[in-house]
Molecule: Glycine riboswitch aptamer
Organism: Nocardioides insulae DSM 17944
RNA sequence: CAGCCGGGGAGAGCCUCGCUACGCGAGCGCCGAAGGGGCAAGCACCCACAAUCUCUCAGGCAUCCGGACCCGUCUG
Numbered sequence: 001c002a003g004c005c006g007g008g009g010a011g012a013g014c015c016u017c018g019c020u021a022c023g024c025g026a027g028c029g030c031c032g033a034a035g036g037g038g039c040a041a042g043c044a045c046c047c048a049c050a051a052u053c054u055c056u057c058a059g060g061c062a063u064c065c066g067g068a069c070c071c072g073u074c075u076g
């Protein structure tokens, strides 16, 4: 440094309607911390790279799952 595993982990409608029904589709309203796009400082001085900023394509908006990031064990 990378990966598996374990723990912590925010935000936003338990909205309305339909259906082959706990899932899917449509509608309107929202969120940003999977991923993705764009730029700032910076780096670079060719091409470009670049955030927790920004855009919301994607994803998400009770629980579950997911979740950037942080910590820990193990492995390489």
Stems, first nucleotide, its partner, number of pairs: 001076003005072004013028001015027005029061003035057001036055003042049001